The RNA shown here (SAH (S-adenosyl-L-homocysteine) riboswitch aptamer) has 91 nucleotides and comes from Pistricoccus aurantiacus. Its Rfam family is "SAH (S-adenosyl-L-homocysteine) riboswitch aptamer". The literature on the family includes a 2008 paper in Mol Cell by Wang et al., "Riboswitches that sense S-adenosylhomocysteine and activate genes involved in coenzyme recycling". Its family is annotated with S-adenosylhomocysteine metabolic process and regulation of gene expression in the Gene Ontology. Rfam 15.1 lists 1,354 matches to the family in 1,132 species. Of the family's consensus pairs, 100% are formed in the model. The coordinates come from a structure-prediction model, not an experiment, and the mean pLDDT is 79.
């Protein structure tokens, strides 16, 4: 670096939807005696979608490197409307 988790970035109801995903169709291909069935699409339709994002821990991992460790630290983001909390300042 990368998979996988399980936490953390204060919430709650709503809206729109990219991306993933579901599912349907059409097109290509296989498989089949037919019904059909598998897979492939930078094609459409519909549904469901605002922690997917970063850091922290555990694990598995692929490449590298020679100093590693121990202390010690804890951020900066996240469409949009309304509301709560929390903290400051002001009246």
């Nucleotide at each position: 670096g990368g998979g996988u988790u399980c936490g953390a970035g204060g919430g709650g109801c709503g809206c729109u939807g990219c991306a993933g995903c579901c599912u349907u169709g059409a097109u290509c291909g296989g498989u089949u005696u037919u019904c059909a069935u598998c897979g492939a699409u930078g094609c459409g339709g519909g549904g469901u979608g605002a922690g997917g994002c970063u850091c922290g821990g555990a694990u598995c991992u692929g490449c590298a490197g020679u100093u590693a460790u121990a202390c010690g630290g804890u951020a900066a983001c996240g469409g949009u409307g309304c509301c709560c909390g929390u903290u400051u300042u002001u009246c």